[in-house]
RNA sequence: UCCUGAUAAAGGCAAAACCAUCCAAAGAUGGUGACGCAAAGCUAUAGGGGCUAAAGCGAACAUUCGCUAUGCCAGCCAGCUGCCGGG
Numbered sequence: 001u002c003c004u005g006a007u008a009a010a011g012g013c014a015a016a017a018c019c020a021u022c023c024a025a026a027g028a029u030g031g032u033g034a035c036g037c038a039a040a041g042c043u044a045u046a047g048g049g050g051c052u053a054a055a056g057c058g059a060a061c062a063u064u065c066g067c068u069a070u071g072c073c074a075g076c077c078a079g080c081u082g083c084c085g086g087g
Base pairs, nucleotide, nucleotide: 002087003086004085005084012037013036017032018031019030020029021028022027035075041080042079043078047077048076049073050072051071056067057066058065059064
């Protein structure tokens, strides 16, 4: 440097659910909690994909529907960086 994650050490992260807070929502943060993860570390206007739709626009005319990200998701793929073991 490249390939690799069967075994091991030191350890790391923390799904769902519940509680609290923020938010229009999606979602986020903290606590409890472990489903899992060898990148579950980082990157979200300038790779793809997904969620939401406040404001806006359009329709409806009764309070609904459609479009739309400027709001989000990195635990969907991807990109970047990196520990340990093995070859």
This is a predicted structure of an 87-nucleotide RNA (c-di-GMP-I riboswitch aptamer) from Syntrophothermus lipocalidus DSM 12680. RNAcentral holds the sequence, with entries from Rfam and Ribocentre. NCBI's taxonomy places the organism under Bacteria, Clostridia, Eubacteriales, Syntrophomonadaceae, Syntrophothermus lipocalidus. RNAcentral records the identical sequence in 2 taxa.